[in-house]
Predicted 3D model of a 1533-nucleotide RNA (small-subunit ribosomal RNA) from a wastewater metagenome. Its mean pLDDT, the model's own confidence on a scale to 100, is 85. The sequence is in RNAcentral, with records from SILVA.
RNA sequence: AGAGUUUGAUCCUGGCUCAGAACGAACGCUGGCGGCGUGCCUAACACAUGCAAGUCGCGCGCGAAAGUCUUCGGAUGAGUAGAGCGGCGCACGGGUGAGUAACACGUGGGUAAUCUGCCCUAGGGUCUGGAAUAACUCGGCGAAAGCCGAGCUAAUACCGGAUAAAGCCAACCUCGAGAGGGAGUUGGACAAAGCGGAGGCCUUCUUCGGAAGCUUCGUGCCUAAGGAUGAGCCCGCGGCCCAUCAGCUAGUUGGCGGGGUAAUGGCCCACCAAGGCUAAGACGGGUAGCUGGUCUGAGAGGAUGAUCAGCCACAUUGGGACUGAGACACGGCCCAAACUCCUACGGGAGGCAGCAGUGGGGAAUCUUGCGCAAUGGGCGAAAGCCUGACGCAGCAACGCCGCGUGUGUGAUGAAGGUCUUCGGAUCGUAAAGCACUGUCGGCAGGAACGAUGGUUAGUGCAGCUAACAUCUGCAUUGAUUGACGGUACCUGCAAAGGAAGCACCGGCUAACUCUGUGCCAGCAGCCGCGGUAAUACAGAGGGUGCAAGCGUUGUUCGGAAUCAUUGGGCGUAAAGCGCACGUAGGCGGCCUGCCAAGUCAGGUGUGAAAGCCUGGGGCUCAACCCCAGAAGUGCACUUGAAACUGGCGGGCUUGAAUGUCGGAGAGGGCAGUGGAAUUCCGAGUGUAGAGGUGAAAUUCGUAGAUAUUCGGAGGAACACCAGUGGCGAAGGCGACUGCCUGGACGAACAUUGACGCUGAGGUGCGAAAGCGUGGGGAGCAAACAGGAUUAGAUACCCUGGUAGUCCACGCCGUAAACGAUGAGUACUAGAUGUCGCAGGUAUUGACCCCUGCGGUGUCGUCGCUAACGCAUUAAGUACUCCGCCUGGGAAGUACGGCCGCAAGGCUAAAACUCAAAGGAAUUGACGGGGGCCCGCACAAGCGGUGGAGUAUGUGGUUUAAUUCGACGCAACGCGCAGAACCUUACCCAGUCUUGACAUCCAGAUAACGCCUGAGAAAUCAGGAAGUACCCUUCGGGGCUUCUGAGACAGGUGCUGCAUGGCUGUCGUCAGCUCGUGUCGUGAGAUGUUGGGUUAAGUCCCGCAACGAGCGCAACCCUCGUUUCUAGUUGCCACCAGGUGAAGCUGGGCACUCUAGAGAGACUGCCGACGUCAAGUCGGAGGAAGGUGGGGAUGACGUCAAGUCCUCAUGGCCCUUAUGACUGGGGCUACACACGUACUACAAUGGACGGUACAGACCGAUGCGAAUCCGCAAGGUGGAGCAAAUCGUACAAAACCGUCCUCAGUUCAGAUCGGAGUCUGCAACUCGACUCCGUGAAGUCGGAAUCGCUAGUAAUCGCGGAUCAGCAUGCCGCGGUGAAUACGUUCCCGGGCCUUGUACACACCGCCCGUCACACCAUGGGAGUCAGUUGCUCCAGAAGUCACCGCGCUAACCGCAAGGAGGCAGGUGCCCAAGGAGUGGCUGGUAACUGGGGUGAAGUCGUAACAAGGUAGCCGUAGGGGAACCUGCGGCUG
Repeated sequence: AGAGUUUGAUCCUGGCUCAGAACGAACGCUGGCGGCGUGCCUAACACAUGCAAGUCGCGCGCGAAAGUCUUCGGAUGAGUAGAGCGGCGCACGGGUGAGUAACACGUGGGUAAUCUGCCCUAGGGUCUGGAAUAACUCGGCGAAAGCCGAGCUAAUACCGGAUAAAGCCAACCUCGAGAGGGAGUUGGACAAAGCGGAGGCCUUCUUCGGAAGCUUCGUGCCUAAGGAUGAGCCCGCGGCCCAUCAGCUAGUUGGCGGGGUAAUGGCCCACCAAGGCUAAGACGGGUAGCUGGUCUGAGAGGAUGAUCAGCCACAUUGGGACUGAGACACGGCCCAAACUCCUACGGGAGGCAGCAGUGGGGAAUCUUGCGCAAUGGGCGAAAGCCUGACGCAGCAACGCCGCGUGUGUGAUGAAGGUCUUCGGAUCGUAAAGCACUGUCGGCAGGAACGAUGGUUAGUGCAGCUAACAUCUGCAUUGAUUGACGGUACCUGCAAAGGAAGCACCGGCUAACUCUGUGCCAGCAGCCGCGGUAAUACAGAGGGUGCAAGCGUUGUUCGGAAUCAUUGGGCGUAAAGCGCACGUAGGCGGCCUGCCAAGUCAGGUGUGAAAGCCUGGGGCUCAACCCCAGAAGUGCACUUGAAACUGGCGGGCUUGAAUGUCGGAGAGGGCAGUGGAAUUCCGAGUGUAGAGGUGAAAUUCGUAGAUAUUCGGAGGAACACCAGUGGCGAAGGCGACUGCCUGGACGAACAUUGACGCUGAGGUGCGAAAGCGUGGGGAGCAAACAGGAUUAGAUACCCUGGUAGUCCACGCCGUAAACGAUGAGUACUAGAUGUCGCAGGUAUUGACCCCUGCGGUGUCGUCGCUAACGCAUUAAGUACUCCGCCUGGGAAGUACGGCCGCAAGGCUAAAACUCAAAGGAAUUGACGGGGGCCCGCACAAGCGGUGGAGUAUGUGGUUUAAUUCGACGCAACGCGCAGAACCUUACCCAGUCUUGACAUCCAGAUAACGCCUGAGAAAUCAGGAAGUACCCUUCGGGGCUUCUGAGACAGGUGCUGCAUGGCUGUCGUCAGCUCGUGUCGUGAGAUGUUGGGUUAAGUCCCGCAACGAGCGCAACCCUCGUUUCUAGUUGCCACCAGGUGAAGCUGGGCACUCUAGAGAGACUGCCGACGUCAAGUCGGAGGAAGGUGGGGAUGACGUCAAGUCCUCAUGGCCCUUAUGACUGGGGCUACACACGUACUACAAUGGACGGUACAGACCGAUGCGAAUCCGCAAGGUGGAGCAAAUCGUACAAAACCGUCCUCAGUUCAGAUCGGAGUCUGCAACUCGACUCCGUGAAGUCGGAAUCGCUAGUAAUCGCGGAUCAGCAUGCCGCGGUGAAUACGUUCCCGGGCCUUGUACACACCGCCCGUCACACCAUGGGAGUCAGUUGCUCCAGAAGUCACCGCGCUAACCGCAAGGAGGCAGGUGCCCAAGGAGUGGCUGGUAACUGGGGUGAAGUCGUAACAAGGUAGCCGUAGGGGAACCUGCGGCUG
């Protein structure tokens, strides 16, 4: 520090996810030791049991017992234990976080508005009386808890009196504006307690013990002052969410006077006034203890508030006071409520959010331990007692830190596992083995620090004192005190002995193979894996990471600049309010003076400790702990500075405004006027149609339409001018005239003197549609009706037609209200239009030209932008202010509120769901987009197919099997260039199991073959015959065959979607790419586009491209002309011979021909056109002319195209069978359907007879002549020929002649009967051919559809492969031999350029809505339930206060009566729980209901994306199963 994920790819926007750190954690697997920490986050749920606050006899009065001793009286225990009165403490310590949004907390101040026990300092005092009461005794009640009555008694308990410095109160005086303060004067009220030690001169009393006085010490007590500590109260500032909480408030705000408090104060009360708070967020709702800190982060921040520390609040729930220095009190009291327990039913008791512990809840959190030894606290003079505070131990890997589980050596690279290309590789020096070490754990022994303290005994010194007592302090000596714990630590002993796991290994992200599984089981943080070769599931081997832990889950921060102060955006991605005016607020020109609020600098105080950081130190290190420092960015006070901001004052003119003059303009409002056109009405002319459409129909018209002429009525809108022209803030504004009125602009001066900009709320304006009331209504026209179209057509088209459109007044307040671009100011190259005004030049005017200002456009530099693009009219550079955005969907929806007559508008969520949604640009593909071009693509022609019969292939059906494959073009006379057996893969039956075939081993051996029997055959059984060949070192080996065992063979079994190879197809279409350069952030582009041209990316020209490659073309073969060479098997002109005839023979190679080598054609020549080009057109010559005809040749790629059944091959499967052999059957079936062919339907023909002319092949298991036989197929025969020699082999159509004469025929030949021939082991299923007979359909073929552009179509025959035999198929060959092409509008296919795109599996694409089904969350909902809260009442416990107090009453007064005072009791105010009624809010639930979301293969349509087939979209209104359609206005996206 980043990474993955939207796309075919790219850049951007944007969300989701990951890698890091952390935790009071939990869960899974695993687990050796130690140190230091930490441990109910949930039910502030309920609690059994024990303990957690007592202490003091040096405040006081009482006062046992057991036991022991005994003289039996008693003594001792013992003035002990114990309870009680009294004092102090119990308000600390400990727990918890429910409540609390608050002066609760933090921070800084104030208290002149206060209190403060114990403690400290220093001052004064501590006098004198009195009356009770508990304990105790007696009696009584009660189950208990406990209580009552009578009687006795003490005090540092209680009360009276005295004294009174200061303080307090009142008055006076004084200072002060006031609040208030004060040296002072006078008056008034207010205190106390003793106890302990020691001393002994003296005094009094004595029960003779002593007591009191006295002295002194200590300690208490009272009073007052000061301090310290602690607390109360007040104030400034700071820290959560919701505005779908916008108004709240009657003790409310203030005052006067009281009350109350330690103290201010409406804290409380009476009266008076009507205030107080609030957009800088009152009130309300939700949530929450706050802080130091902690976690994270570079920081700023964000999150958090366990342990430790400070503060607050609470103690079962609610209320209340008492005591006290302090409480409204965790282990106190009273009351109410709920709950639990006891009970004799009358009544009582209780409060673990103290430490342990229990139940419960929960994913989850410990021992009913030891000790007061240390630290601290309470009491005490002290010893000491108490202390679940605390110190320790226990449990838990919960966290952090440290250590160990060995070290060295050791290669036969052991065994074994795994993988394997079978060679090996790897686990792996790892192990074993050998040699060492001894941490931890184990055993044994020694043994702390924490205690420099405390206590006690003694000694010494000092202080107090009258004193050498006592007491106190210091020093010293001895004794004594440790829970942890016989622990840390140290030493010794033995022994490698007891000690490694967890997660991961597709990318992110370090780490790869095998097996199993087969969209199953499963994984998954995101992307995504799994449908038979899974590095992604599961297991294994191996590896990677961390390690006594490792993973998972949860949470927080980070990454996230993804709320952006640091540090984001708003034209098109989410985002500028429709526009203006303007309030608050924010911001604000130049010069100058003062102030010092902001700002800056210094100082002071504070910012607790701990923590973090730095330095040092202590535990062996570390964690941890200790010490010191720094820091704590803050707050307050104070001293200064004066640039900037601000405030106050003075000035200025440039911002702004006003005045004068001027022209421009659809700016607005009102009134009037005008002409054209539509429609209607009247009249005339006139006759059969008109109208409308793609075509029609509905409609109008013989009752006279349409058309045309004249006249009239009425409403609405204003042609031309008209223009990216003008005006307006926007919406918007268009005939003419008048009136009223707003704004902008120009020119020149003058005036005011910052008067400015923006603008939350607010107010106004605001297209169309729509609403209300009243008018108006010509045209148009939602709805509606009809006609068409259509599968349907609730649409598009047509005919009608109502609201509405128009006017007046009033609502509505929205639009793609758009420049999708807020307003204002300043700055930053230009060029060129246009509108308005002004100036200049010119002799005047117009035009032109130049200049300035203002508006409105286009292009463009810098710059900006993701790109597109923007670019002085910014989307550039800056500033000011406002508005808005934060993934998509749900949704601009629900609920709530406000507005509206309504329609609806404004404001505006969540649950749930997805991993995307999006912008710009790129390459393709596609378009019922465009342009250019080509092709038998259409057209023009010729002939067919589709109809018939047959052949053949396919589908289907059938079957034991009808083997398998091929399926639009590009499967279907295809694989099959040939199924009777074989082939053959299928079926039935019979057989074989190392096998029909290959290699290896052992043994035997020639083998093949022959005969006999069984059998359908395979095969089995038996027999006869027979003993090879090669090499040899003579031992043997090889080869062949047989037998045997096992390795293995074998498979036309599966997967063509695992593959190679081969092939088809687009397409013989002209394309497909690369290097370098350049452009672009990039995908990519350029080149390859453009202008011409071509069959062609063929060539030329141009050009940020220059070149190149694969394709095209050419080179190759063949045909066409010719030359040369050669001359047999070919040929025969000349010469000769010869025949019935014949190159038959000699001879020859001229010709034909054969087959080799050459020539020839290149737009080369001429003319025209063309860019002086490429090239095109025409011509000449030529056998051939513009690629001369034909062939071979098939770019990058596409179709997961075809083939595992040609072959090869991975994987899987079968192995006495899915292999192998044999016989028979099947592939040949047959109601049908389709493809491809053949033959026909006839006279351009058929039949018969006669007569010509080919080419290219083929032939030895072959072609087979002549001859003879047969009607024929054929037979016989065997000459010749391994072929320019012989043979197949007569070519046929054609031509000549005759017959047939338009008929189902002398057409056609199917079918069937009979007889044969040939091949072959064998023609039944199931061959071909021949002859005789039979003589079906068919008379030119519906919709539709195919081929062909010249030696082509058509037509005629011939040959070959396969093959024993079997073509109407296929591949070839020649013969005869046409017609037509105007042309490119249309159909199909293709190429190039361009355009749109929401497609990229690429239009066979994508995609919308209703309906149906399932699931999920949610709104409404008659209600219902619960919680919370407001208001109005009722009632009112305990209790304070007030009043009463006739009952009761010790202290004081009084001689007494009585009084004062007090208590019980009563009443009143307030008030908790409770009750009644009525509202608000929140939540749960609900018949039914609304929409929404999600869901591999449901229904209906086709709305959108291309001109998406009616351009789309926005607002509004109506309509419709649904997407939607239509009207009106708007936008271009």